[in-house]
RNA sequence: GCAGCAAUAAAAGCGCCAGAACUAUUUUCCGGACGGUAUGGGAAAUAGUUGACGAGGUGAAGGUUAUCGAGGUUUCGGCGGAUGCCUUCCGGUUGUACAUUCCAAUCGUGACGCUCAUUCUUAAAACAAUGAGGUAACUUGUUGGACAAAGGAUUAGAGCAGAAUGCAGA
Numbered sequence: 001g002c003a004g005c006a007a008u009a010a011a012a013g014c015g016c017c018a019g020a021a022c023u024a025u026u027u028u029c030c031g032g033a034c035g036g037u038a039u040g041g042g043a044a045a046u047a048g049u050u051g052a053c054g055a056g057g058u059g060a061a062g063g064u065u066a067u068c069g070a071g072g073u074u075u076c077g078g079c080g081g082a083u084g085c086c087u088u089c090c091g092g093u094u095g096u097a098c099a100u101u102c103c104a105a106u107c108g109u110g111a112c113g114c115u116c117a118u119u120c121u122u123a124a125a126a127c128a129a130u131g132a133g134g135u136a137a138c139u140u141g142u143u144g145g146a147c148a149a150a151g152g153a154u155u156a157g158a159g160c161a162g163a164a165u166g167c168a169g170a
Base pairs, nucleotide, nucleotide: 014080015079016078017077019076020050021049022048023047024046025045026044027043028042029041030040053069054068055067059089060088061087062086063085064084090108091107092106093105094104095103098166099165100164101163102162113160114159115158116157117155119153120152121151127144128143129142130141131140132139133138
């Protein structure tokens, strides 16, 4: 150094890097005409660097290009994964006493029927300042000050929403 085994740690804007860009080193090319250039440019090899900022999110199976904004040269491109979405099943809730079945809608065990309205729900990076590491590309700490959307919760709120059977009550 390689391979195997074992243990520990580690995830969902999460992990990885064969495209691409950038950095370093080495090698090599820049012939003819015109113009520029050698403190430069191109190519190859090797080794590196970059490659998603938070909010939100897991019933089971299958399928599938998996939510929300912020930022803005690559948060590009590629591979893998994933709590998304759809269908079915199981389960909860509502449909005007209760129970059962069906139907409709909506959700996932913290399962609040739907629509509208009310109030709340610590954003983080980018940016600025200032350190640390590295030859460099870059990596990272601390401080400062902000600004979202979806979703969720809240309410002396408003409106809308089935059939059958059984059994009570009036």
GlmS glucosamine-6-phosphate activated ribozyme aptamer from Virgibacillus sp. YIM 98842, 170 nucleotides, folded computationally. Model confidence (mean pLDDT): 77 of 100. It was read from a public genome assembly, where an Rfam model found it. Of the family's consensus pairs, 89% are formed in the model. Rfam family: glmS glucosamine-6-phosphate activated ribozyme aptamer. It is annotated as a riboswitch. Rfam links the family to the GO terms catalytic activity and regulation of gene expression. NCBI's taxonomy places the organism under Bacteria, Bacillota, Caryophanales, Bacillaceae, Virgibacillus.